About this RNA
RNAcentral holds the full RNA, with entries from SILVA. Small-subunit ribosomal RNA, central domain from Cucumis variabilis, 343 nucleotides, folded computationally.

Context: one part of a larger RNA
């Protein structure tokens, strides 16, 4: 390489949006490709086959020969063309859901702190104890006040989003969806190497918050030691604004698209229809199962069935997701990404 793959054995890029390419509905036309037929042309030498001769040469004669012109046809298939069609997109119009996004307001409950009353002696803490707080009046109790965080109950396999992720209420502002009617458009689409945006958590940089909670750390234990677990303190971050950073078991460890496939059951969110409380039919979210399918678990109309597309990955372990070089990055590191030896 080709083959065979990629839920768990090595393999889906974090996730989209897109250039280039690649693949693309249905009816007509054309006849550039293709595709049958004839007809010419492919010097001679050579090649094949016969036939004289024959040691070879060597003579005659007949076929073969991708190809390339030209003439007629086919029209299924790529290509191209059309006042061409609507079933795939897409646009209206009519309803409905929603923690989907961003800047602003606001409320309550609880932790801490602080004041001040009351009131005294222990209080926390742990398997047990100590560090630790506390007569300079704690902890409990009441009322008053600061201030940052996070959102109880609803709350569910519920629901939005591409993915990451989203929840106190309240308005404003935006973004995608879904069902209805089929009014409009007419292939206008699928996917996508590079590219460009998003992208938790931690880290970073500037500047502000700072109540809890806590890496690092200071102490008490616990041990043979204890740089852990446990206990009492805490500092960075945690949180708000701008800007890096671009990675996660970023998982449904299962890439996007279309189209075909046996049945039940629960629920979200429209529509139709009936009011013995059901039934039809879209679109989501789940639990069973049949055919298939799988090495087995299992998948099982939201496929891991059965097709077609495009992308992006694997190819024995170690070495190694390293070096070394590019490339970004303020660093921390990200990213492309190897070999020797060795089993």
């Nucleotide at each position: 390489c080709u083959g065979g793959g990629c839920a768990u054995a090595a393999a889906g890029g974090g996730c989209a949006c897109g250039u280039a390419g690649g693949c693309a509905g249905u009816a007509a036309u054309c006849a550039g490709g293709u595709u049958g037929a004839a007809a010419g042309u492919a010097a001679a030498a050579g090649u094949c086959g016969c036939c004289a001769a024959a040691a070879a040469c060597u003579g005659g004669u007949g076929g073969a020969a991708u190809g390339c012109u030209c003439u007629u046809g086919a029209a299924a298939c790529c290509c191209a063309u059309u006042c061409a069609c609507u079933u795939g997109a897409g646009u209206g119009a009519g309803a409905c859901a929603g923690a989907g996004a961003a800047g602003a307001g606001u409320g309550g409950a609880a932790u801490u702190u602080c004041g001040u009353g009351u009131g005294u002696a222990g209080g926390g803490g742990a398997a047990a104890a100590a560090u630790c707080c506390a007569g300079a009046g704690a902890u409990c109790u009441a009322c008053g006040a600061a201030g940052g965080a996070a959102g109880g109950c609803c709350a569910a396999a519920a629901g939005c989003g591409a993915a990451g992720g989203c929840a106190g209420c309240u308005a404003u502002c935006u973004g995608g969806g879904u069902c209805u009617c089929u009014a409009u458009c007419g292939a206008c689409g699928c996917u996508g190497g590079g590219g460009u945006g998003c992208g938790a958590a931690a880290g970073c940089a500037u500047g502000g918050g700072g109540a809890g909670c806590a890496a690092a750390u200071g102490g008490g234990a616990u041990u043979a030691g204890a740089u852990a677990c446990c206990c009492u303190g805490g500092u960075a971050g945690u949180c708000c604004a701008u800007g890096c950073c671009a990675u996660a078991a970023a998982c449904g460890a299962u890439g996007g698209g279309u189209g075909u496939u046996c049945g039940c059951c629960c629920u979200u969110g429209g529509u139709c229809u009936a009011c013995g409380u059901g039934g039809a039919u879209c679109a989501g979210g789940g639990g069973c199962c049949u055919a298939g399918c799988u090495a087995a678990u299992g998948c099982g109309u939201g496929a891991a069935a059965c097709a077609c597309u495009c992308c992006g990955c694997c190819u024995g372990g170690a070495g190694a997701g390293u070096a070394c070089g590019g490339u970004c990055g303020c660093a921390a590191g990200a990213u492309c990404a190897a070999a020797a030896c060795u089993c």